Model confidence (mean pLDDT): 83 of 100.
A computed fold for a 115-nucleotide RNA from Virgibacillus chiguensis, annotated as SAM riboswitch aptamer (S box leader).
Of the family's consensus pairs, 97% are formed in the model.
Lineage of the source: Bacteria > Bacillota > Bacilli > Bacillaceae > Virgibacillus.
The RNAcentral record of the sequence draws on Ribocentre.

RNA sequence: CUCUUAUCUUGAGCGGUGGAGGGACUGGCCCUACGAACCCGCGGCAACCUUCAAAUAAAUGUUUUAUUUUGAAAGGUGCUAAUUCCUGCAAGGCAUAUGUCUUGGUAGAUGAGGG
Numbered sequence: 001c002u003c004u005u006a007u008c009u010u011g012a013g014c015g016g017u018g019g020a021g022g023g024a025c026u027g028g029c030c031c032u033a034c035g036a037a038c039c040c041g042c043g044g045c046a047a048c049c050u051u052c053a054a055a056u057a058a059a060u061g062u063u064u065u066a067u068u069u070u071g072a073a074a075g076g077u078g079c080u081a082a083u084u085c086c087u088g089c090a091a092g093g094c095a096u097a098u099g100u101c102u103u104g105g106u107a108g109a110u111g112a113g114g115g
Stems, first nucleotide, its partner, number of pairs: 001115008013042004021031003025088001027086002043080003048076002050073006056066004084107001089104006
């Protein structure tokens, strides 16, 4: 970088450094000198992988394996303004000249596995 797959309306911030940007991209709308990004320290959230326990199933006769479910922990990641901030493409409902709502998709983010 790319492929597969799961999830994405829950939740969780202070300090230092730094000194003007940031929210992926588009159009909006926001955050920001009452201090942006980056980096560092210490917290926190969550439970994808992981570990443990129980249940279920299969093979079995000691037991083993697999999957799923539930619970606990927090080792590896991740996250810690706003629903992934809204939106984009398509279909449909309502109202109407452009808006609103719903569903799906695209894109993106993160995890796990593969190339």